[in-house]
Context: one part of a larger RNA
């Protein structure tokens, strides 16, 4: 000496519960495994080291010593680690009282818009575009009233506002229900933290079977544009977009930033709760939750800056020049479509 990293250069797992395993609060006593010392043994020889010697010197050989940093036994130490007994209450967690909310399921209603049929009125164009044209209208459209079905989203409220673990969640009502704060400190007594594997949730798009289909629309027809125009504009228009059940498991699933705990100036906005004061306008104060900006520090910069990328533990995921490559193969999932895992030779 006994790695360095992971926002944006190569890297944080898409998110959870959770086995194993690591790692864990305060305190007594006790063992005495680990650790720490001493002693006995034992660690062949040769080799390094250190010395004295032989070959004229050296290499190289002889002699002595030291070492051999290890093991075993034995005898102590108990401070830390473990184990055992046994107390604590701040970590967790329970309980009683408030309490926000678009958390979740599932039923039922509601209006506005849009299409479609039907009748009214009306009588020549509508529609569209940069301009057009396709299209669509005297078999009466566009507009306008009125009436009926239907699917599909839920305008104002709305906010850098909220709630969920992430995905994600937004008309109203009701039933079923998760999860959070806040007060109090009533009980338990460290029950905690992470988490390979595994299990479970997971936008959209796809995939299988019923259904459903209003708009919107991948293919696909057509109309322009174009030197072409397998594009971008028009008119149309089918899987799908919606609903049950199963199935896929991927996203720039993004904070490009794992979780969890402590400690580090401050200043201004939001949001729910608490507890004092109040001339009732508000003011002060805690605590969660969510922004902006900034101090030291941190960083190549940019920027982070009590929501940290700053100071410390612990636990897990990953990363190790660019192409080849997320290919091959091989194994596993899957109905497929693909999904996990996941190279080399070449290259430069």
């Nucleotide at each position: 000496c006994u790695g360095g990293g992971c926002u944006u250069a190569c890297a944080g797992g898409g998110u959870g519960c959770g086995u194993a395993g690591g790692c864990u609060g305060u305190u007594a006593u006790g063992c005495a495994a680990g650790u720490c010392a001493g002693g006995u043994g034992u660690g062949a020889a040769a080799u390094c080291c250190c010395u004295c010697g032989g070959c004229u010197c050296a290499a190289c050989c002889g002699g002595g010593g030291a070492a051999c940093u290890g093991c075993a036994c034995u005898u102590g130490a108990a401070a830390c680690u473990g184990c055992a007994u046994g107390a604590c209450u701040g970590g967790a967690g329970c309980g009683a009282g408030c309490u926000a909310g678009a958390g979740g399921u599932a039923u039922g209603c509601g209006g506005a818009a849009c299409u479609u049929c039907c009748g009214g009125u009306g009588g020549a164009g509508c529609g569209g575009u940069g301009a057009a044209a396709u299209g669509u209208g005297u078999u009466g459209a566009u507009a306008u009233c009125g009436g009926a079905a239907g699917g599909a989203a839920c305008a104002c409220c709305a906010g850098a506002g909220g709630c969920g673990a992430a995905a994600g969640c937004g008309g109203c009502a009701u039933a079923c229900u998760g999860g959070g704060g806040c007060u109090u400190g009533u009980c338990u007594g460290a029950c905690g933290c992470u988490g390979a594997g595994g299990c479970a949730c997971g936008a959209a798009a796809g995939c299988c079977a019923g259904g459903g289909g209003a708009g919107c629309a991948a293919a696909c027809g057509g109309g322009a544009u174009u030197a072409g125009a397998u594009a971008c504009c028009c008119c149309g228009g089918u899987a799908g977009u919606c609903c049950u059940g199963g199935c896929u498991g991927u996203a720039a699933a993004c904070g490009a930033u794992g979780a969890g705990c402590a400690c580090u100036a401050g200043a201004c906005g939001g949001a729910u709760g608490g507890g004092g004061g109040u001339u009732c306008g508000c003011c002060c104060u805690c605590u969660u939750c969510g922004g902006u900006c900034g101090u030291a520090g941190c960083g190549a910069a940019a920027g982070c800056g009590a929501u940290a990328a700053g100071u410390g533990c612990u636990c897990c995921g990953c990363c190790u020049g660019g192409g080849g490559a997320g290919u091959a193969u091989g194994g596993u999932c899957g109905c497929a479509a693909g999904g996990c895992u996941g190279a080399a030779a070449c290259u430069c």
This is a predicted structure of a 348-nucleotide part of an RNA (small-subunit ribosomal RNA, central domain) from an uncultured bacterium. Rfam family: Bacterial small subunit ribosomal RNA. Its family is annotated with ribosome and structural constituent of ribosome in the Gene Ontology. The full RNA is in RNAcentral, with records from ENA and SILVA. The coordinates come from a structure-prediction model, not an experiment, and the mean pLDDT is 89.